[in-house]
Formats: sequence, structure tokens, C1' cells
RNA sequence: UCAGUAUGACAGACGAUCGCGGGGCACAUUUUUGUGCAAUGAGGAAAGUCCGGGCUCCGGGGCAAAGGAUGCCGGGUAACUCCCGGUGAAGGCGACUUUAAGGAAAGUGCAACAGAAAAUAUACCGCCUCUUUUUGAGGUAAGGGCGAAAUGGCGAGGUAAGAGCUCACCGGCUUCGGGGUAACCCGAAGGCCUUGUAAACCCCAUCCGGAGCAACGCCGGCAUGGCAUCGCAGGCUAACAGACGGCCCGUCUCUGCGAUGGCCGGCGGCUUUAGCCGCAGAGAGAUCUGCGGCAUAGAUAGAUGACCGUCUGAUACAGAACCCGGCUUACAGUCAUGCUGAUAAA
RNA sequence: GGAGGCAUAGCUCAGUUGGUUAGAGCGCACGGUUCACAUCCGUGAGGUCGAGGGUUCAAAUCCCCCUGUCUCUACCA
Repeated sequence: UCAGUAUGACAGACGAUCGCGGGGCACAUUUUUGUGCAAUGAGGAAAGUCCGGGCUCCGGGGCAAAGGAUGCCGGGUAACUCCCGGUGAAGGCGACUUUAAGGAAAGUGCAACAGAAAAUAUACCGCCUCUUUUUGAGGUAAGGGCGAAAUGGCGAGGUAAGAGCUCACCGGCUUCGGGGUAACCCGAAGGCCUUGUAAACCCCAUCCGGAGCAACGCCGGCAUGGCAUCGCAGGCUAACAGACGGCCCGUCUCUGCGAUGGCCGGCGGCUUUAGCCGCAGAGAGAUCUGCGGCAUAGAUAGAUGACCGUCUGAUACAGAACCCGGCUUACAGUCAUGCUGAUAAA
Repeated sequence: GGAGGCAUAGCUCAGUUGGUUAGAGCGCACGGUUCACAUCCGUGAGGUCGAGGGUUCAAAUCCCCCUGUCUCUACCA
């Protein structure tokens, strides 16, 4: 210098004018509204709604099944399909990246076409032996051919030709020993060997109740019937039966009256939080602990904008709607740090 | 705001425990029949199975993730 890799940050700034939302202060006013003042007002993804949690209701507690999710090991967290560290496998010269990665020796299913034979295997060509010379019988999985896949690979011995038939090495399996919290790794011995698919059913282990702020609570007005819940009064208060989304405990069941659930309007929920920033400590890291400081949108048809000037140029994806932690997807351009490879020079 | 479904030929739809070359009706093109047209008969074309990635020997089908589109949701009538 070029190419690459990992992590992190920013994603317009300043000034003038006009306008909008919520709050504060001051003045005026009649409940309410108006005026003025200075400050404040979208994101890294606010998005998709894919996971997890808070919160609220379904009356409460317990148990099981169905169903669903997750799936190497250890740790972090409120929790997770997330994050961190490690193991194995695959890819890359390398920095590094990817990984739904339990079980196929519990059982079942499937493996089209091609091919002789496709999962209790199989003899088409070839090779070998015998009979014989049209051929027939037997042996053989080393060679050819088919296929995604042909009963482990490769070499030597052996043989009529062959074959884990025998042996060495490699792969895999079982057992033993050592190391590691564990996944797993290393070594030795044995026997000669077991197709693939679980993002097919399934088995094993762990976890999960459902619905969602249009949840839900409160106030005022209006309103036909049913149903449900609650309250009051009366009745029955023994069992059976039924209802409460499966079972058990528990509660309720009948009649009358009232209220609520509906619609419209308003208030709360609503933004102070598993919050942000800085410092110190623990840790390999995710993260945790302590101290100090800060308060930073809250609308309800929905505000956060327009335009001018300067900065080389002002351009990407995109707009909060109960709130957080993640993941995924979209994204013009810029910057910082660590590391790798190649080339050149010293 | 929240919840759920669908996407296959020009149109309407089949196709599901993954398997040879994805089919049907209407429409379209050509030929035949007719004096001509329609009907009828025959032949044929037309598909990245919405986009991308993964699992698998193999994906319209299974899984993930985007795009478009439709429906439901305020106790019931």
C1' cells in the first nucleotide's frame, strides 16, 4: 500500500423566523379559556410482533392428561428460542466464521427413478472351478456398471478366483486406566463391524394455566330483551345430580328487587424505572456489588414540522401509543481500536 | 393496538404421513366439421408453486425469515 476479519461509536451541527404537543410559572377570566415567559418534545432499529418478563383480569389451592416449546457442557439473568465462556463437527492459507449439535443398539414408517440387488440384502457383466463347447451347475462383492447411498478404508499375505479369511495402519464400537466441574480429550486392550432419515412418527430429559392496555379500575349521562357477576330480603338448608373449560378440595344452584358488564363523554392505568451516566471493586467474560450524580415525549384522529443562512455536501432505513430484556429484518455514509494474509522498502 | 388465515397456468381451483415429468375446468393458438359463425371433435402452448435461506439423496409439501393480501377482535342478540 492492497485485501480481509472482529468489536464498538455516530447517523447532521449551529444561528434566525413562523407553527404544533404536554407540563411549569405569572397575569386576565365565570366552571373554563386566553395571553406572555423561559426551558422541553422519536429510534438504532420506534418496524416485524418472533421469543421472554412485569402489570391486569379470568374466584382460590392442588394434581394429571392432552398439546406446545427447548435439546453438546458449564455459567449469567426477573425470564428466554437470549447472552458469555468452553467441547465436538464443518469451512477458510490465516485472523476468524457457522453450527435446531440428545437418542437410529426401544419400536414403527419411508428410501421414488435407475439398477441384478435398497435394509430379515443381492450374482447383470466380469473372474474362478466343474461339466461341456448353443450352454448348464456352483463359488466369488477384489474389478465394471446403476444410484444420494451397495455391509468400513487402504496395503500386504492368502486363495482355483476371492472374501476381516489372517495381519499392520486409519475410522468406528465395547471395556479399562488417566485428565477435566462437565461436554469431551489422551492412552491401552479386546473382538473383526452396526446404511441414511427424528426441521417423519416416536423415546428420553427439562420447561410451560389462559387472555391481553380495545387488559382493567372509577365517575356522569342514555338504554329493549337475554345471559353472567355482585349486594339485599325471603325460602331450602339431608342426599343425589348439575355448574365452575379434565379430576380433587372448595363454592354455588330457587324467588323478588337493585347495581355492574353495553353506548357516549371524562379521569386513572401512563411513564421513576430489572432507569440512565460516571467512578471504584469482583470475574476470563456475560454480568454482579458499592458509592455519587441526573429526571430525559406521553398524544387519543393522534404533537415532535416548514423555510433561510453557514459548515466541501445535508442525502440512508425509517415515526413512540402500557412498559422493559432480547432476537430478526431494513439502512446513504463516516469514524475508532485490535488482529490476519500478500507485496514493497528499511 | 391485539389475534389469525391465505398466496399453485391469463381466471377459478386440485395436489399433504416429502419421490419419477405439478394436474383439472374455463380461456388462448392451430387443425377438422360449416357456404360462414357458434356448438362439437382433435392437437398444442402456457408454471422459477409469492421472495430468500436451511434440513434431506430429494421440498409446492418440513423449518426459519421477509413481501403482499384478507378476516376477526368492545358480553350475546
The prediction has a mean pLDDT of 76. Predicted 3D model of RNase P RNA and transfer RNA as a complex of 423 nucleotides. Rfam match: Bacterial RNase P class A. It is annotated as a ribozyme. Its family is annotated with tRNA processing, dimeric ribonuclease P complex and ribonuclease P activity in the Gene Ontology.